Bacterial RNase P class A from Candidatus Fervidifonticultor quartus, 369 nucleotides, folded computationally. The sequence is in RNAcentral, with records from ENA. Lineage of the source: Bacteria > Bacillati > Candidatus Sysuimicrobiota > Candidatus Sysuimicrobiales > Candidatus Fervidifonticultor. It matches the Rfam family "Bacterial RNase P class A". Rfam links the family to the GO terms tRNA processing, ribonuclease P activity and dimeric ribonuclease P complex. It is annotated as a ribozyme. The gene name in the source record is rnpB. Its mean pLDDT, the model's own confidence on a scale to 100, is 77. The same sequence occurs in records of 2 taxa.

RNA sequence: GGAGCAGGCCGGGCAGUCGCGGCGCGCGAGCGUCGAGGAAAGUCCGGGCUCCGCAGGGCAGGGUGCUGGGUAACACCCAGCGGGGGCGACCCCAGGGAUAGUGCCACAGAAACAUACCGCCGGCCGGCUUGCCGACCGGUAAGGGUGCAAUGGCGGGGUAAGAGCCCGCCGGCGGUCCGGUGACGGACCGGCCGAGCAAACCCCACCCGGAGCAAGACCAGAUAGGGGGAGAUGAGGCUGCCCGCUGAUCCCCGGGUAGGUCGCUCGAGGUCCCGGGUAACCGGUGACCCCAGAGGGAUGACGGCCGCGCCGGUUGAUGCCGCCAGGCGUCCCGGCGCACAGAACCCGGCUUACAGGCCUGCUCCCCGG
Numbered sequence: 001g002g003a004g005c006a007g008g009c010c011g012g013g014c015a016g017u018c019g020c021g022g023c024g025c026g027c028g029a030g031c032g033u034c035g036a037g038g039a040a041a042g043u044c045c046g047g048g049c050u051c052c053g054c055a056g057g058g059c060a061g062g063g064u065g066c067u068g069g070g071u072a073a074c075a076c077c078c079a080g081c082g083g084g085g086g087c088g089a090c091c092c093c094a095g096g097g098a099u100a101g102u103g104c105c106a107c108a109g110a111a112a113c114a115u116a117c118c119g120c121c122g123g124c125c126g127g128c129u130u131g132c133c134g135a136c137c138g139g140u141a142a143g144g145g146u147g148c149a150a151u152g153g154c155g156g157g158g159u160a161a162g163a164g165c166c167c168g169c170c171g172g173c174g175g176u177c178c179g180g181u182g183a184c185g186g187a188c189c190g191g192c193c194g195a196g197c198a199a200a201c202c203c204c205a206c207c208c209g210g211a212g213c214a215a216g217a218c219c220a221g222a223u224a225g226g227g228g229g230a231g232a233u234g235a236g237g238c239u240g241c242c243c244g245c246u247g248a249u250c251c252c253c254g255g256g257u258a259g260g261u262c263g264c265u266c267g268a269g270g271u272c273c274c275g276g277g278u279a280a281c282c283g284g285u286g287a288c289c290c291c292a293g294a295g296g297g298a299u300g301a302c303g304g305c306c307g308c309g310c311c312g313g314u315u316g317a318u319g320c321c322g323c324c325a326g327g328c329g330u331c332c333c334g335g336c337g338c339a340c341a342g343a344a345c346c347c348g349g350c351u352u353a354c355a356g357g358c359c360u361g362c363u364c365c366c367c368g369g
Stems, first nucleotide, its partner, number of pairs: 001365010012306003016302003020035006037340001041351002044349005049212004056243004061208005066080005081095001082093004096203002101201002103197002113194001117144002119140005125134004152170006171193002173190007216262004226253005236246003269289004273284004307338007316331006
């Protein structure tokens, strides 16, 4: 200098005028103060909170799925293990069980299961041109061919031809020992050796009650206690069903009232410091801070200066290069623009969107000292 990998951050700034929402003060005019985000978004997970007769058992249903840890909890995060990719920094993986059972394996192929198509070998029979051809029976997965996948792979011995039939190495499986909390790793032994799919049903282990701030609570107000139906031989409710529990109202039609307050933002809170931990994270009688709470729903508009980016200008300046066409850099002038987006009960995550820019650590290649 070039190419990359990982992580973090900013995302226009400064005052001015007018305006909007909350709170406080003021009799009032008004004054003071606070006022979007890293994703406020998608609403995909998890929780707090609220109500449902505290929600017990079974079936059904849903979710998760290597190990250890973190957490209120998670499908999240951290640290590892195993597998795959990359020269590397590093990245990716729903990653339990295929001898419980069922099912599937397109096309091709004889066969995706017990299967012999071609080939190889043996037996027996027949034919003739006498060393070949043909039929039948049997052996063979070594060779050919098909396929993502064909009976562990390579080599040697062996055999009629072959074959873990035997041997060496490699791979898998099982056993023993050692290391590790564990996933797992290592050594030795045993020829034990046909396979894939469980984001197919399924099996196993663990987890899960329902509805959601229009939850829900209160104040005020309205009403004809109208008509019809069901109900202690059990209405209705608690989860879809059953058991179990509870025990008097419930459903439809018609009519009336439809205002306000709370929930509502101080919280698994933020910043810094100290301690523990590799880390996620945890602890602190450590210090400081208060950071939107609307309910037709505020957070905006205008002009000024500065910053950044793009475009144009040499009928602006200057430096360098030049093949004399011009090109590049810096400044100046003018114009345009400053992403994605926008709270609505609150948190923890995930995912998605994002102009432009900054910082940190690391890897590979080239050049120079």